[in-house]
RNA sequence: GGGCCUAUAGUUUAGUGGUAGAACGAUGCAUUUGCAAUGCAUAAACGGCAGUCCGAUUCUGCCUAGGUCCACCA
Numbered sequence: 001g002g003g004c005c006u007a008u009a010g011u012u013u014a015g016u017g018g019u020a021g022a023a024c025g026a027u028g029c030a031u032u033u034g035c036a037a038u039g040c041a042u043a044a045a046c047g048g049c050a051g052u053c054c055g056a057u058u059c060u061g062c063c064u065a066g067g068u069c070c071a072c073c074a
Base pairs, nucleotide, nucleotide: 001070002069003068004067005066006065007064010024011023012022013021018054026042027041028040029039030038047063048062049061050060051059
């Protein structure tokens, strides 16, 4: 330098164009003498910029970051 893959909540992840879900974690409440466990509730996310579309997390282009393979390495 080129090809391919990936990017969603603090973490791990689901979601193939029509209201973004879950688990763990966090916070609050209940329960307890207290803690833990348990139950209920709450907050928390689509890497960035454009394009297509009535509508984009989803499709396209570029960029960024990570992974992988190839090439170069005088």